[in-house]
RNA sequence: UUGUCGGACAGGGAGAAUCCGGGCCUACAGGUCCGGUGCCGAAGGAGCAACCGCCCCGGUAAACUCUCAGGCGCAAGGGACCCGUUCGACGC
Numbered sequence: 001u002u003g004u005c006g007g008a009c010a011g012g013g014a015g016a017a018u019c020c021g022g023g024c025c026u027a028c029a030g031g032u033c034c035g036g037u038g039c040c041g042a043a044g045g046a047g048c049a050a051c052c053g054c055c056c057c058g059g060u061a062a063a064c065u066c067u068c069a070g071g072c073g074c075a076a077g078g079g080a081c082c083c084g085u086u087c088g089a090c091g092c
Stems, first nucleotide, its partner, number of pairs: 003090007011082002017037001019036007038072003044068001045066003051059003
């Protein structure tokens, strides 16, 4: 000095039932727990192609697919990813 990877801080950051039933709390606005049905994909997780290999079989990707998990009024929180600052490791 720049590249790759990881961390921290800050900013941006979508989607989907104000669903139904019951219990509890209640200041009667609502909150919470359980069950049911319907939905969402951008925490995490899982799966697959081309291609490659030691070719029986195995390796290997996602923002694709699946929804286990998570989530579905507002708010809060979370949030892949992007951007900025900064720290560290490796390499040049």

The RNA shown here (Glycine riboswitch aptamer) has 92 nucleotides and comes from Acidimangrovimonas sediminis. It was read from a public genome assembly, where an Rfam model found it. The source organism's lineage runs through Bacteria, Pseudomonadati, Pseudomonadota, Paracoccaceae and Acidimangrovimonas. The coordinates come from a structure-prediction model, not an experiment, and the mean pLDDT is 81.